[in-house]
RNA sequence: AUUUGUAAAGGGCAAACCACAUGAAAGUGUGGGACGCAAGUCAUGAUCUACAGGUCAAUACCCCAGGAUAGCAAGACUGCCAGA
Numbered sequence: 001a002u003u004u005g006u007a008a009a010g011g012g013c014a015a016a017c018c019a020c021a022u023g024a025a026a027g028u029g030u031g032g033g034a035c036g037c038a039a040g041u042c043a044u045g046a047u048c049u050a051c052a053g054g055u056c057a058a059u060a061c062c063c064c065a066g067g068a069u070a071g072c073a074a075g076a077c078u079g080c081c082a083g084a
Base pairs, nucleotide, nucleotide: 002084003083004082005081012037013036017032018031019030020029021028022027035071040077041076042075044073045072046069047068048067053063054062
């Protein structure tokens, strides 16, 4: 450097829930906490929400991502360790 892999070892991340903060909401951040995970980064698909906007008699219903989810799927890139 290339390739195969996650058995082991050293470690890593952190669901639900709680507190505080933030957001229109979905959700997110920090701390606690561990259900589990290879579950590191990235928004193509899918899914969630609908402030503003549209429709409307209507602030209702409905439509709508520019918002969100990487622990939904697929893919790209990357880290540690081991083998060849």
Overview: This is a predicted structure of an 84-nucleotide RNA (c-di-GMP-I riboswitch aptamer) from Nitrosomonas sp. The organism belongs to Nitrosomonas, within Bacteria. Rfam family: c-di-GMP-I riboswitch aptamer. Rfam describes the family as follows. GEMM was predicted in a large-scale screen for bacterial structured RNA regulatory elements. The model forms 95% of the base pairs in the Rfam consensus.